[in-house]
């Protein structure tokens, strides 16, 4: 002096997954049960669409969809893509880099869809390259 692993705090990243606050128990740390907002999803008229639905059915979150190649011994890889991601308060556009392109859930069922009826508030991470425009906010005068 370097690596490595854990823990804390700050800041920040992907996503809808955030903010308020009431009651009971409790000696305390806390634990349980509610409420509001405020983002997200899903059913569910009429018009309108679609008449290809029991079959290799069908649909749903999600950016993750499609093709090609080995392989069929336990092979779950590898290459591309649609598409999506990446502090210098925020946004747009352009270049350049680098990543990921999964997974899971309805269970025979569900086009759009006002009333309405109903669900979810997670989980997992560190990320430093330019350039040009809007809008705002602050502080000064």
């Nucleotide at each position: 002096c370097a690596c490595u692993a854990c823990a804390u705090a700050c800041u920040g990243c992907u996503g809808a997954g955030u903010c308020c606050u009431g009651u009971u128990c409790g000696a305390g740390u806390g634990a349980a049960c509610g409420g509001g907002a405020a983002c997200g999803g899903g059913g569910g008229a009429a018009c309108c669409a679609a008449u290809u639905u029991u079959a290799a059915g069908g649909g749903g979150c999600g950016u993750a969809u499609c093709g090609c190649c080995a392989g069929a011994a336990u092979u779950a890889g590898g290459c591309g893509u649609a598409g999506g991601g990446u502090a210098a308060a925020c946004u747009c556009u352009u270049c350049c880099a680098c990543c990921c392109a999964a997974g899971c859930c309805c269970g025979u069922c569900a086009g759009c869809u006002a009333a309405c009826c109903u669900c979810g508030u997670a989980a997992g991470c560190a990320u430093c390259g330019a350039a040009g425009g809007g809008a705002a906010a602050g502080c000064g005068c």

This is a predicted structure of a 141-nucleotide RNA (c-di-AMP riboswitch aptamer (ydaO/yuaA leader)) from an uncultured delta proteobacterium. Its Rfam family is "c-di-AMP riboswitch aptamer (ydaO/yuaA leader)". About the family: This family represents a conserved RNA structure found upstream of the ydaO and yuaA genes in Bacillus subtilis and related genes in other bacteria. The ydaO/yuaA element is thought to act as a genetic 'off' switch for the ydaO and yuaA genes in its native state. It is believed that the element may be triggered during osmotic shock leading to activation of ydaO, a predicted amino acid transporter gene, and members of the yuaA-yubG operon which code for KtrA and KtrB K+ transporters. It was read from a public genome assembly, where an Rfam model found it.